RNAcentral holds the sequence, with entries from Greengenes. Small-subunit ribosomal RNA from an uncultured rumen bacterium, 1487 nucleotides, folded computationally. It matches the Rfam family "Bacterial small subunit ribosomal RNA". Model confidence (mean pLDDT): 85 of 100.
RNA sequence: AGAGUUUGAUCAUGGCUCAGGACGAACGCUGGCGGCGUGCUUAACACAUGCAAGUCGAACGGGGCGAUAGAAAGCUUGCUUUUUAAAGCCUAGUGGCAAACGGGUGAGUAACGCGUGGGCAACCUGCUGGAAAGAUGGGGACAACAUCCCGAAAGGGGUGCUAAUACCGAAUGUUGUGCGAGAGGCGCAUGUUUCUUGUACUAAAGGAUUCAAUCCGCUUUCCGAUGGGCCCGCGUCCGAUUAGCUGGUUGGUGAGAUAGAGGCCCACCAAGGCGACGAUCGGUAGCCGGCCUGAGAGGGUGAACGGCCACAUUGGGACUGAGACACGGCCCAGACUCCUACGGGAGGCAGCAGUGGGGAAUAUUGCACAAUGGGCGAAAGCCUGAUGCAGCGACGCCGCGUGAACGAAGAAGUAUUUCGGUAUGUAAAGUUCUAUCAGCAGGGAAGAAAAAAUGACGGUACCUGACUAAGAAGCUCCGGCUAAAUACGUGCCAGCAGCCGCGGUAAUACGUAUGGAGCAAGCGUUAUCCGGAUUUACUGGGUGUAAAGGGAGCGUAGGCGGUGGUUUAAGUCUGAUGUGAAAGCCCGGGGCUCAACCCCGGUAUUGCAUUGGAAACUGAAUCACUAGAGUGUCGGAGGGGUAAGUGGAAUUCCUAGUGUAGCGGUGAAAUGCGUAGAUAUUAGGAGGAACACCAGUGGCGAAGGCGGCUUACUGGACGAUUACUGACGCUGAGGCUCGAAAGCGUGGGGAGCAAACAGGAUUAGAUACCCUGGUAGUCCACGCCGUAAACGAUGAAUACUAGGUGUCGGAGGACAUGGUCCUUCGGUGCCGCAGCAAACGCAAUAAGUAUUCCACCUGGGGAGUACGUUCGCAAGAAUGAAACUCAAAGGAAUUGACGGGGACCCGCACAAGCGGUGGAGCAUGUGGUUUAAUUCGAAGCAACGCGAAGAACCUUACCAAGUCUUGACAUCCUUCUGACAAGGUAUGUAAUGUACUCUUCCUUCGGGACAGAGGUGACAGGUGGUGCAUGGUUGUCGUCAGCUCGUGUCGUGAGAUGUUGGGUUAAGUCCCGCAACGAGCGCAACCCUUGUUCUUAGUAGCCAGCAUUUCGGAUGGGCACUCUAGGGAGACUGCCCGGGUUAACCGGGAGGAAGGUGGGGACGACGUCAAAUCAUCAUGCCCCUUAUGACUUGGGCUACACACGUGCUACAAUGGCGUAAACAAAGGGACGCGAAGUCGUGAGGCCUAGCAAAUCUCAAAAAUAACGUCUCAGUUCGGAUUGUAGUCUGCAACUCGACUACAUGAAGCUGGAAUCGCUAGUAAUCGUGGAUCAGAAUGCCACGGUGAAUACGUUCCCGGGUCUUGUACACACCGCCCGUCACACCAUGGGAGUUGGGAAUGCCCGAAGUCAGUGACCCAACCGCAAGGAGGGGGCUGCCGAAGGCAGGCUCGAUAACUGGGGUGAAGUCGUAACAAGGUAGCCGUA
Repeated sequence: AGAGUUUGAUCAUGGCUCAGGACGAACGCUGGCGGCGUGCUUAACACAUGCAAGUCGAACGGGGCGAUAGAAAGCUUGCUUUUUAAAGCCUAGUGGCAAACGGGUGAGUAACGCGUGGGCAACCUGCUGGAAAGAUGGGGACAACAUCCCGAAAGGGGUGCUAAUACCGAAUGUUGUGCGAGAGGCGCAUGUUUCUUGUACUAAAGGAUUCAAUCCGCUUUCCGAUGGGCCCGCGUCCGAUUAGCUGGUUGGUGAGAUAGAGGCCCACCAAGGCGACGAUCGGUAGCCGGCCUGAGAGGGUGAACGGCCACAUUGGGACUGAGACACGGCCCAGACUCCUACGGGAGGCAGCAGUGGGGAAUAUUGCACAAUGGGCGAAAGCCUGAUGCAGCGACGCCGCGUGAACGAAGAAGUAUUUCGGUAUGUAAAGUUCUAUCAGCAGGGAAGAAAAAAUGACGGUACCUGACUAAGAAGCUCCGGCUAAAUACGUGCCAGCAGCCGCGGUAAUACGUAUGGAGCAAGCGUUAUCCGGAUUUACUGGGUGUAAAGGGAGCGUAGGCGGUGGUUUAAGUCUGAUGUGAAAGCCCGGGGCUCAACCCCGGUAUUGCAUUGGAAACUGAAUCACUAGAGUGUCGGAGGGGUAAGUGGAAUUCCUAGUGUAGCGGUGAAAUGCGUAGAUAUUAGGAGGAACACCAGUGGCGAAGGCGGCUUACUGGACGAUUACUGACGCUGAGGCUCGAAAGCGUGGGGAGCAAACAGGAUUAGAUACCCUGGUAGUCCACGCCGUAAACGAUGAAUACUAGGUGUCGGAGGACAUGGUCCUUCGGUGCCGCAGCAAACGCAAUAAGUAUUCCACCUGGGGAGUACGUUCGCAAGAAUGAAACUCAAAGGAAUUGACGGGGACCCGCACAAGCGGUGGAGCAUGUGGUUUAAUUCGAAGCAACGCGAAGAACCUUACCAAGUCUUGACAUCCUUCUGACAAGGUAUGUAAUGUACUCUUCCUUCGGGACAGAGGUGACAGGUGGUGCAUGGUUGUCGUCAGCUCGUGUCGUGAGAUGUUGGGUUAAGUCCCGCAACGAGCGCAACCCUUGUUCUUAGUAGCCAGCAUUUCGGAUGGGCACUCUAGGGAGACUGCCCGGGUUAACCGGGAGGAAGGUGGGGACGACGUCAAAUCAUCAUGCCCCUUAUGACUUGGGCUACACACGUGCUACAAUGGCGUAAACAAAGGGACGCGAAGUCGUGAGGCCUAGCAAAUCUCAAAAAUAACGUCUCAGUUCGGAUUGUAGUCUGCAACUCGACUACAUGAAGCUGGAAUCGCUAGUAAUCGUGGAUCAGAAUGCCACGGUGAAUACGUUCCCGGGUCUUGUACACACCGCCCGUCACACCAUGGGAGUUGGGAAUGCCCGAAGUCAGUGACCCAACCGCAAGGAGGGGGCUGCCGAAGGCAGGCUCGAUAACUGGGGUGAAGUCGUAACAAGGUAGCCGUA
C1' cells in the first nucleotide's frame, strides 16, 4: 500500500466481498511446562447451608470461673463442705464508638447524573491538628436481675431492686447566638466584615494509674485539615411519520421548612415561562479516566483497574445519627418462600463460596489475617470472604521444550510415472553428544516493618547431583484474490463456497491418499468493532447525461457583505498563572535469568479558567464617501398583462335556385350520405371557434406562457444624462403568490375537433393502428386542483479569463453621406483558444477561475409503495419508511453483429430468354412402417444416384442356428515333431471336419533356420462408446475481396489512423489526395490445357511430288503437309483518336490467329459453423475378454399402406419405323481386347489371326442428310407389367443379376401451388469411352458431334462487399424482453375482532409516617406545702400520601377468517408492449 467482481473489450460512477488489528468470548479438532493477568456479557431470576461488623470490663451494675490468703464445720488428720477477702480471666445487659466505610450490581436515569471550569457574601463537617476557656453542685429513673402471667413459637406484659461517661434541673459564661448603638474596611448587587459597647439565652463526665505527675476522655468557642451539600457557564445518543408544551406552571410580596439559597412548601397578587439554536413526547443508555482501531481527523466501546452516580425482593415512609431516608436497621403496603398448635410469626446472596434455573458460555461451599488497609480499644488484642494466597479453565499475553552433530545402499514403505525414473529424503535406520522442561535425591530463601518473636503462600522460587533421547505436535489450507498440486473415486449426484464461482465421465475448486504451504501448544470457524471505505468527504465527495437543482417569483428569520478615518477589544494572536487526580499511552532508567509483568523519573494531557499585552483582519460604536443599489429627467422597442369593442377568410348548418346519379372513404374496401334529389355549384342567412401571409435559432415575460385590428388602464426591461439618496446590497429555511394540459363544482355556450361509445374493415384474435359516426371535453364567467421529459434534464448573485462571425433594441463618432466604417451599452445565436470534463461535450449566456447563500444525492429492486399526518368536493397531491431480495443496476465511448434505417456496388440474384422439376411409369437414395435382422453413418442451403468407382455367396459391420477360447492376426518363453501348405483319394456334416497318400533346407553333426502341434502367461482382438477429448482429411460462407502486422501519430483507455475520401477496376486493381510510411497473407502473375506460328525429330503417323502395286500408304522412297511431342515466338492498353485531373483508367479504331484477365482448369487469405468423419487411417480415455473377440451355414441390407429428393423414358409429325449412305474425339485391353470365318431371328456359340498397342482390337459413332411409309389416334406414340422360351457370368441367379426372342401393351395427350439450371462453342440435343467389376448403370467421371435465344435495366426477391446511422443485442434478431393467468414458498399492508404490555389523566379508597390541631385519657426528674402548673406521651381528627379499585382515552406489541399488492422459483399458459423507423417513433403529466 491494495485486490476480486457489471463489459466482447474500455474508461468512469457505484455497491458487494477479501487481505489487517482487536476480544470478559463461544464452537470444532488437538493439547508438554512455567510466569503474569483474567473468568455470568443471559434471569436487577429464585435461593438450601456456612461465613462476610464488630469492639471496648481502662464508662456501668450484675453474673460466672477463680490462682492465692483467712475463717468455720465435719471427721477418715489430710481431705471434704461452707464462708470471707481477692489478683486475674470470661461476659448477657446498660452505655460509648463503629455499623453511612469497605464489598456487590448497573435495574433505573438523557439528568447539573457525569465531565470540565467556576461560585456559596446561601452551608455543614464525628474521629483528627492547632489555639482559648472550662468541668461547680445536685436529682430522679430504666435494663440486667428476681418473681408472676400470656403465647405453639417469635416474643410480650405486670410487680419489685439497682449503677454509670445513660437521663434531667440549677450555677458559672471566656466565647457563641439573637436584638440594639457607635466607628472603620471590603464587595458587581443583595450585602459582608473588624473593633467597642448594652441586653437576653446557652456548657460539662468521668476513667486508668506507681495516687504525684501523667495519660485517655468531657464541655464551650475559634482557626485549619478532611469529607460532604447546594448553585452556575460549557459539553453530553436517536427520532419532526413527536410542533406546540406548561397551573405551583413563570414571577413578586410575606410567612414557614432546612445545615443552607430557592415554588422547596403555603397564603395573596400578577400572567407569565419554554420552543425550529428543536420545547414537549417516544425510543435507547449509568457517565468519565480510559480501551480497541485509525497516518491523522475520526469511528466504536465503557469487562478487568481508578473517580463519580444510582440501586439493594417491588413501592412508599420516616427514626437514629456528624453523616442514611441506611445491602447484612425500623415501619407500612404488594408479590413470593418458609414455620405454625391456624390464633399468629419469620425472611430478603446485585457481599464470599455454593445450588437450581436461563444460556453458545464463565471457576472452590479452599487457606490465612504473615503482609497492606479498615473498625473498636490506653494497650495486649479481637473482628475483617476487604485483602494476601492457593485451586479450576490454552480464556488472553509472554517465555521454554518436544533434541543436536555426522550419516547415500539416496534402504524399506507410500505416492506417482513417459516404466527410464521421480518425490517423501539426511528424513529414517546407524554412530557420537547434550539434559532445558517433566520425573528422582539433597540443600533452600527474600517477602519481617535494622532488639527478639511472628510466613497463609511453602519445603514454594532458586541451587546442586545422578539418570534416560527417553514422556511431550497438532490444526488449517493448496482455482483466482492468496503462499502451496498430483493421483484415484464421484458424474449438476454427493457435495463445496468469503466474493467471483466449481460439479453434467479425463474436477489443481467435491471426497480420499501422497506431496506441498502457513501458523504452532495451538490451529481453524462463528459473533461483534474499527480499518481498508475519500462508501456521509472538517481534514476529504458530488448534483448537464451515472443517484442528485426546488416548476417559478416575492420575501421573514438566518448566513454573507463596498471605500476612508477614529474608538473599543467580543472573536483573533501572544506572554504569565491555576487546573487538567492516580493508573494507562510515549520517552529514559531499574527489578524478576529474558519477556509478559512490576517499580522510579520525565514529557504529554491539543481543554477550561484568571490575568498582562497587540490591534492587521472580522465584530461593535461613530464620522464621512460614491464605484454597489435606488430615485429623478429625456427617449425609443416589444405577440408583457387586464377589460371592452370590432374585422375578414374558412368549416358546419338552414332557406332558395341550377343540376343528376352518384358522393365519400381506403393499401383495397365497407359502414355512412344520396332519386323523399345528395356530392357539385349560385345567392341569402345563422352560429361558434381560431386568427393564413407578415413570421425570422426574431421580440416580450420570473416561470407557466404570449400572435387579426382598435381603444382604455397597467407592469417590467433598455439607452442617454449624472441632478438626488448614501450600502439602502446578495441569498433565502419556514411563509405567501403565480403556475401548461388533463380533471372537478355552478351557470352559460357548442361550429370544428374529439376520450368514452357504436358500426365497418384488418387480423389467428384486434376490446388497437385505418374508415364512418359520436358524447363528455375543448370555449366563456366564477371557484378549486397544483402536477408535467414544468428541460438548457444546467439554482440565484458578483468579479475575472484569447478571439471570430450573425442578429434584435438604443447611443456616440468619423468619412469620399441613397450609404460605409469605428466605438459603446443591453439582449439573443453559431464557431473556437486556454481551462475543465469519465467521455460526450462546455467554453464571457461556462459545465473555466474564485467568493456568498439556498436546495438536493449516497447500490439496484421492494417504492415514490405502506402506515401516520397536512391539504383537497373528489381524483389525488405533499411528506415518506421497513421486512425481504439481488451482485449487480446505471453513464459515456469502442469493436462487431443486427434493423420491416440510409447511400453505393456486385453475383443467372431479379428481369429478358431457353430447357426442366413438381403430374405418369420405372430406376435410385431417404424418411416412415414392418421385421429375428431389415448393420452403421450423413440432416436447411452445405443429408437424400451421399460414404457405396458397383450387397446373389464373399463383401457384411446386422439376424438365427452351430462351433472355438493365448484365440482368425503379432511378439516372447517352453516341450515335441519334421514337416506344413497345396494337390489327390475315401468318408461325413447345413458348414468348419476326419483318415490315407504325397512331402524340407543348412550344418563344424553339437545344432540352427523354417513350419506345425501341445502348454504357460504376458498379451492378442473389438466396424464397441465418445468427432463435445483429438490428429489428419473434407464441406461451407467463397475465388467473396478481404484479413493483418511493424514503426510513427491520435486517444486516459478499449481502440483509431494506415484500410477512410475523390475516381477506377473482376479485384484493398491502380491513380490522386491525406499523419501516415512501409510490409505480410489473399487478388493478379508464375503452373497445366486450348487457340496462331516457327523450329527440331519422323515410327507404328502422313503421302505433295517420283517409282512399284495384288490398288490396301500395301511397298520403295520422302518428311513438304496433317499429326505426334520437345523447344521458341506471340498480346504488352505496345500504337492512333476522344474522354478523364497532363493520372489511373474508360470508349472507339488500326494491325493481328487471338485485344484489353483470349477460353478452361489447378490453386481457396484471417476466420465461421463445438459443421462432417473414432466405420478409410491414426489416437487419449472408458468398456468387453469361453465374448461386444474369432469361425461357419442360411437369412437380411433388395421388405412396402405411404411421404420426399435426384434421375431415366415418354406423352409424339422439329416425330416413329424401314432402307441404303457420311463425318469424331478421348480412352481401355493379357485371369485381357478379340478381327476375319462360321452357326443362331437374337442375346450369343464355335474356331483362333493379330495385339503388352499412333501397328492389332473394343469400334458400329449417333444425331445428320437422302428415299419410302405412318396422318393426329392412347395411335406404327409410349413402353411399364406379365407369360413362354432362351443366352451369359458365376460353386450357386429361389429370396436377389444382366441380356435376347416371341407374345402381352399399363399409366401417360406437356403437368396445381411452388421451384431448378443456364450468358457461347454455353443451354439444348446426339452418341462414344472409362473407373469399379466374375456378372450386374437410367449413377459417376471423361470425350467429341450438331448447336441456339436473351440481357431494357438494378425498382423488387436472395446472397455478398464498402461507408454511414440507431441499438436496452455480444450465445450477437433463431437476440433481448414485458404483463396477466396457473402452481409452490417467503416477508409484508389492511382486517370484524381477540389478547398482552407501557406511560399518563380523572374520580374513589386511603396503610405507614412527618406536620398541624386536640375536650376527655396517661406521666419519675422542674416549679409548687398542696391543689395544680410547665412539659411530654398515647389516642383521635385534618392536609399530604404508596399500593389498590373504577372510567374513558393514548400508545406499543402478539394473534385472526378473509383480503391487497410485492419478491423468488423448472424449459407452464396467453399474447408481443419496449430495444432497429421494433414494424402505429418513444417518453412525461392527466382522464